[in-house]
RNA sequence: AGAGUUUGAUCCUGGCUCAGGAUGAACGCUGGCGGCGUGCCUAACACAUGCAAGUCGAGCGGAGAUAAGCGCCGAAGGAGUCUUCGGACGAAUUCAUGCUUAUCUUAGCGGCGGAUGGGUGAGGAACGCGUGGAGAACCUGCCCUUCACAGGGGGAUAACAGUUGGAAACGGCUGUUAAUACCGCAUAUGCUCACAGCACCGCAUGGUGCAGGGAGGAAAGCCGAGACGGUGAAGGAUGGCUCCGCGUCGGAUUAGCCAGUUGGCGGGGUAACGGCCCACCAAAGCGAUGAUCCGUAGCCGGCCUGAGAGGGCGACCGGCCACAUUGGGACUGAGACACGGCCCAAACUCCUGCGGGAGGCAGCAGUGGGGGAUAUUGCACAAUGGGGGAAACCCUGAUGCAGCGACGCCGCGUGAAGGAAGACGUAUUUCGGUAUGUAAACUUCUAUCAGCAGGGAAGAAGAUGACGGUACCUGACUAAGAAGCCCCGGCUAACUACGUGCCAGCAGCCGCGGUAAUACGUAGGGGGCAAGCGUUAUCCGGAUUUACUGGGUGUAAAGGGAGCGUAGACGGCGGUGCAAGUCUGAUGUGAAAACCCGGGGCUCAACUCCGGGAUUGCAUUGGAAACUGUACUGCUGGAGUACUGGAGGGGCAGGCGGAAUUCCUGGUGUAGCGGUGAAAUGCGUAGAUAUCAGGAGGAACACCGGUGGCGAAGGCGGCCUGCUGGACAGUAACUGACGUUGAGGCUCGAAAGCGUGGGGAGCAAACAGGAUUAGAUACCCUGGUAGUCCACGCCGUAAACGAUGCAUACUGGGUGUCCGGGGUUCGCCCCGGGUACCGCAGCCAACGCGUUAAGUAUGCCGCCUGGGGAGUACGUACGCAAGUAUGAAACUCAAAGGAAUUGACGGGGGCCCGCACAAGCGGUGGAGCAUGUGGUUUAAUUCGAAGCAACGCGCAGAACCUUACCAGGGUUUGACAUGGGAUCGCCGCGGCGAGAGAUCGCCGUUUUGCAGCAAUGCAACGAUCCGCACAGGUGCUGCAUGGCUGUCGUCAGCUCGUGUCGUGAGAUGUUGGGUUAAGUCCCGCAACGAGCGCAACCCACGUUUCCAGUUGCCACCCGCAAGGGGGCCCUCUGGAGAGACUGCCGGGGACAACCCGGAGGAAGGUGUGGAUGACGUCAAGUCCUCAUGGCCCUUACAUCCUGGGCUACACACGUGCUACGAUGGUCGGUACAAUGGGUCGCAACGCCGCGAGGCGGAGCCAAUCCUCAAAGCCGGCCUCAGUUCGGAUCGGAGUCUGCAACUCGACUCCGUGAAGCUGGAAUCGCUAGUAAUCGUGGGUCAGCACACCACGGUGAAUACGUUCCCGGGCCUUGUACACACCGCCCGUCAAGCCAUGGGAGAAGGGAGUGCUCGAAGCCGCCUCGGCGUCUAAAGCAAGACCUUUGACUGGGGCUAAGUCGUAACAAGGUAACCGUA
Repeated sequence: AGAGUUUGAUCCUGGCUCAGGAUGAACGCUGGCGGCGUGCCUAACACAUGCAAGUCGAGCGGAGAUAAGCGCCGAAGGAGUCUUCGGACGAAUUCAUGCUUAUCUUAGCGGCGGAUGGGUGAGGAACGCGUGGAGAACCUGCCCUUCACAGGGGGAUAACAGUUGGAAACGGCUGUUAAUACCGCAUAUGCUCACAGCACCGCAUGGUGCAGGGAGGAAAGCCGAGACGGUGAAGGAUGGCUCCGCGUCGGAUUAGCCAGUUGGCGGGGUAACGGCCCACCAAAGCGAUGAUCCGUAGCCGGCCUGAGAGGGCGACCGGCCACAUUGGGACUGAGACACGGCCCAAACUCCUGCGGGAGGCAGCAGUGGGGGAUAUUGCACAAUGGGGGAAACCCUGAUGCAGCGACGCCGCGUGAAGGAAGACGUAUUUCGGUAUGUAAACUUCUAUCAGCAGGGAAGAAGAUGACGGUACCUGACUAAGAAGCCCCGGCUAACUACGUGCCAGCAGCCGCGGUAAUACGUAGGGGGCAAGCGUUAUCCGGAUUUACUGGGUGUAAAGGGAGCGUAGACGGCGGUGCAAGUCUGAUGUGAAAACCCGGGGCUCAACUCCGGGAUUGCAUUGGAAACUGUACUGCUGGAGUACUGGAGGGGCAGGCGGAAUUCCUGGUGUAGCGGUGAAAUGCGUAGAUAUCAGGAGGAACACCGGUGGCGAAGGCGGCCUGCUGGACAGUAACUGACGUUGAGGCUCGAAAGCGUGGGGAGCAAACAGGAUUAGAUACCCUGGUAGUCCACGCCGUAAACGAUGCAUACUGGGUGUCCGGGGUUCGCCCCGGGUACCGCAGCCAACGCGUUAAGUAUGCCGCCUGGGGAGUACGUACGCAAGUAUGAAACUCAAAGGAAUUGACGGGGGCCCGCACAAGCGGUGGAGCAUGUGGUUUAAUUCGAAGCAACGCGCAGAACCUUACCAGGGUUUGACAUGGGAUCGCCGCGGCGAGAGAUCGCCGUUUUGCAGCAAUGCAACGAUCCGCACAGGUGCUGCAUGGCUGUCGUCAGCUCGUGUCGUGAGAUGUUGGGUUAAGUCCCGCAACGAGCGCAACCCACGUUUCCAGUUGCCACCCGCAAGGGGGCCCUCUGGAGAGACUGCCGGGGACAACCCGGAGGAAGGUGUGGAUGACGUCAAGUCCUCAUGGCCCUUACAUCCUGGGCUACACACGUGCUACGAUGGUCGGUACAAUGGGUCGCAACGCCGCGAGGCGGAGCCAAUCCUCAAAGCCGGCCUCAGUUCGGAUCGGAGUCUGCAACUCGACUCCGUGAAGCUGGAAUCGCUAGUAAUCGUGGGUCAGCACACCACGGUGAAUACGUUCCCGGGCCUUGUACACACCGCCCGUCAAGCCAUGGGAGAAGGGAGUGCUCGAAGCCGCCUCGGCGUCUAAAGCAAGACCUUUGACUGGGGCUAAGUCGUAACAAGGUAACCGUA
């Protein structure tokens, strides 16, 4: 950075698509490790369970526990003492109890904190957010600084005790008590208030300082005695609140909105300003610079993308806002209208003893649900931070960590080196090989990760480590444990095989798949990326495809139908001031993170830390004054005014005129008129048409008339008059920028149409009739009503076009014309304005435009953004209606388009040619027969050929064979080829038998060479057998092919190199003027040359010369057949030459090419005929000539045989033969060819037969022998008839070929004697030795020829000419065709599918309004019981809006082969198209 896709190709316009990057992703396949991040985008759906906000006993009174001491009584206990021995006293100890002290715990009162942290994005389009300001209109707990102070009292109340209600939650009553709880009193620094001053300051209200007297207002203690606290005031810091400028999505198919609404005065309320609230007064306020309404949305730092400008997004991190089940409300407090507080209402869930209660995960985990989709009911307060506390410490799902997920980014690994017998396997193959591939094996080496073992942190400042025995380090050990995914037709890197056969499938776009698929599926191979790879979704990019940077508008989408003009935008020359824009300096701000640069830390990186930059913005301030702006002033060039002048279908109104049509009246006059391609309807003997005279009426104004005039456009045309608009020229007196454009708005606006009233000659939708036609609701004709005309009023559209908005300036010229003016030597020249053509530069995709721009610039307006759906639907406005204006979406397509190019085509044009027509001659089409084809039939009627260019074609010859078809009978390495093994000398030949034959069986006979005496061996040849490779196939595909062929067409064309032109396809050359059979030649020319074609060179014929002279020719001899000798003049034969070249003459032409005429010549203008077939076209024909890829069959789709069939027969067509007769038939006589063929042959001649032919057979391997030529000519008969024409058909008898003529040969003879008397529509051949006619030969072939290929004989007619038919060539034109007119293509109908409008209605939703009712609560009143204002929820009412749905209905779109027509593209067969009915 571009690429694919519209076309046959090209350029352009234009859409669609792709390659890139990104993601909180999801899905498919796969998955080794680590680090750092990240993880409900959906149901602001509902939540079980646990935890997430407490703390302070150094504020207070209690309560409890433990310990010690003391007291006390009681109990247990019993040392010990005394004893009358009965007993008494009684210490220690234990328990209970009271007090004190100490320690600990803490329900309550009290304090601080629960307003932070954490979550979510529902709502909200707003001062919510961002940015910059303001608060002289404010508050601020804890913290810091300063000043001052803390004196003295009082009354309560929880706890507690008692009692009582309740299931519970939770209370009630009575009594007692404390405080840093509560309340008075004192004290008081301008702390607050009212009054009254001074000074200074401010943009206003006002502020600050000083000062006067008056009024009001504080405090708390506690302990370990040093702290921590308390009060007032001031300041700071922090946090908050309010106000303002600017910015902040879409819809105008939302244009008007608003009643506390806008302002004022006075109050209330608040920390504070304010309609924030209230009473009264006024009637304002907002809005096209977009109010109101509707939809959507948390905003930002930033993130993604992009070269940037932009565009998209707003997860994580950070700032702000809002919310905490829904709605309302306040309380407390420094701070809330409060996520884990309160009250009320609502929905939901739970408990209940039915009376009542409880709850709120959008905190962390987790559950259900929704969803394509998103994690653990983990550990720890070790760190950081927060709350409380003096502190220890407690709390902290904030946070730090861990777990899960390839969700993302980053890093690492899955080994490295050597190793060719290029192994095996696999794939492919032209079978040779090639690829996988140094890849593997194998050898050597290494150990990152993972695994094992040992050591072991930092993070902590004195202690304290969840993470964690983690990071990291070390050691030993094994190549071991670790690769997939997508793609391979083009875009886009990467190719083969098989399978499949428009099937299955692929596909991002173009498009692949119908038997050889690099596009489907699989495999091998390859390419890409890699622990990932693809797909899907979304965003930016590419897309300059919304264009600010950076687009357009004549024809591609797009200039408003035109003007006037409002707002707005833009604006001439000079001076002065200001400084809003502009430029510049400084300052503040632009949070951090992010980004960029430099450096540092984790081994690197991701990540992170530090420094710098950037943050293009906003604000304040100093300055500059060119430009814009603004104020003032001046100027005349822009613009306008005045005066003079002429031009004009400019407009409106009135009047006048003639021609013509029609009608009426009268005259003349008679049978038609009219109309058409041709007709008919129609009119006319009741007198038309025609013609003359007179009259009526309406409409339009011939000639002039003109790329002439006027007008803004629409438009305007006889003449005269009146009124009136504009432009132009001249003059240079006046004004002094007064200008340009113009959203809305207003006005004008062809035709058609509408309303009312007139008018109505002609014309003429509708309608009627006649024609045309397959039809003809058309085109043509005859009629004919609205309408066309006038007046008034609507409509407001047109292909309203120059498809070109308006204005101004500038930029070579030439030619014509209209109007005005100047000069003039009267030729003409110059100036201004208009109009038209041609053209330079320039522009344009090209066409074209080109001082009248589509050039170069400026200003303003309108409009465009793929095609269809659709200028449709809905809504709205206008309209009497018709309708107009505005104007979508769903869905669908990969294009739709513009200009130009080459072709092809045209019921376009021009020029030219051809037996193309015409002029002629003869045919075909009718008959019979032959032959081929179709069809039908059949066991089979083998196959192919199909307009010309298949059809007497393949077939130059089907009885068997051929033969490919059918039936039946056989064979299976085969009828045929090669290779291997074994055996043999069979085989072959002759004969016999069976059989339809193929075939089978039997008999006889029988190889060669070498070595060796021989046996035998080896080799060759041949045969048989075996089994395998293989043979074989006229089986398929001519649309896989080669070769060959047909055809356009023997038409004159088809191309190339270089140059030139064009952005290009392409053009030029090759076109043009002549000429030719010809792109043949000449001339001209941005072309110059060249090639394949044409022509010539080749063959034959025509004249002649020379050479040659047998089998030919000539004459001679003869016994006249044969033969002989002689000759080569002629004929002839066959070789070599000559000859013809427009060479000569005349004329024309351009002095050319060439044409016409002539001479000479056998031949004259390519002499005649042949051979020769350019580039290409028809997927033309042939796989059944041959060759051949692929596919198919292999005891058969091969092969052999017998018989049948290809020969069928109601019919249809083609090509021929014979005829229909007298230019003939028949009989007799008689003349003249040429080409060819012949030994498995041609055969003379003779004899036999009526004949086909038979028998014999000379001659001939051929200029030697054989092969009657016929028509013709002479003569006779027939005399116009189904015949002496014609010969089919049939009967009989034969001949020949052949193994064999039944199916199914040819010929002969006798007899029979059909159709047919010249052929409808239509159609074919031929231009001279031709047509026509006559016979002859040959190939094929045993036989079979009306066919085919050749040969000669006789031998015409006609061509004015190119209008027409057909084919072709060249030029040109149109085209929507390019498979190319056998093209393309339109609409209805029918079928299926899809989305959508209308629709009786139905359902749902949000918002608003009014009324009723009115909880909690603040406030107020009044009084201790309530009431009132406001108001959530609820109910009722009437509408508007949105969404969904609906019988039926309207059109629309899409869909290989449906129906009807033929509208458009060519003059598309009636030119097309626009508006209207």
Predicted 3D model of a 1477-nucleotide RNA (small-subunit ribosomal RNA) from an uncultured rumen bacterium.